Transfer RNA from an Oscillospiraceae bacterium, 84 nucleotides, folded computationally. It was read from a public genome assembly. Its Rfam family is "tRNA". By type it is a transfer RNA. From the family's description: Transfer RNA (tRNA) molecules are approximately 80 nucleotides in length. Its mean pLDDT, the model's own confidence on a scale to 100, is 81.
This record gives sequence, structure tokens and C1' cells, in this order.
RNA sequence: GCCGGAAUGAUGGAAUUGGCAGACGUGCUGGACUCAAAAUCCAGUGGUGGCGACACCGUGCGGGUUCAACCCCCGCUUCCGGCA
Repeated sequence: GCCGGAAUGAUGGAAUUGGCAGACGUGCUGGACUCAAAAUCCAGUGGUGGCGACACCGUGCGGGUUCAACCCCCGCUUCCGGCA
């Protein structure tokens, strides 16, 4: 230099046929149980604004296509593998 793959909450990791983003688990917060704890069980857990109902934003970064993009197209960054 060329080719291929990957990047999603604090974290592991789904959603690939373009149609509710974050399923499920770990962690964390609150509660139950306990003399107390561990274990177990229940509820909650992206950001901003709002008293609230809700609204807007959010899939490595920047653009594009589309009614609609984690998903398709272009450029870039980082990592992994292959070829030279």
C1' cells in the first nucleotide's frame, strides 16, 4: 500500500429483511427476608428539558439516501485478521 471484519448504556452482549434501540445477564440503587450479613426474591436503572403527562436527542466520528437508518452509500478514526 491493498483486501476483509469489528466499534451499541458502567460492563458482557442482542436487535441485520431498513420499521418500538438497548432484549438477556453482570454491576449499581431501593425494598422484602435476616439479630446482622451472604444467598435468594421484587422493583428501578442512557442523556437533556418539564411539577407532570410528555417532548427532544442518543448505536466510534462527519456527511448522504429514505416517510423512516445500529442496518444502505461516501469519507475519516481506532482495533483485529489476511496479502504484498